[in-house]
RNA sequence: UGUGGGAUAUAGCAGUUUGGUAGCUAACAAGGCUCAUAACCUCGAGGUCAUGGGUUCAAAUCCCAUUCCCGCAA
Numbered sequence: 001u002g003u004g005g006g007a008u009a010u011a012g013c014a015g016u017u018u019g020g021u022a023g024c025u026a027a028c029a030a031g032g033c034u035c036a037u038a039a040c041c042u043c044g045a046g047g048u049c050a051u052g053g054g055u056u057c058a059a060a061u062c063c064c065a066u067u068c069c070c071g072c073a074a
Stems, first nucleotide, its partner, number of pairs: 001073007010026004020057001028044001030042003050066005
């Protein structure tokens, strides 16, 4: 320099195919259970979906640019 992939809750990830309520597991908080702790059960909080712009009635999703991370080639 070219090229491919990725960025979503504290962490690890799904959701993009086919635009239409933003989810799962762990962790955390509360309650239940227990003599008690763990485990188990219920429930809750936590998200400008990397940034900016465009298309659309409507964008995590489509288009463009930029930033960062990983790989490949030179």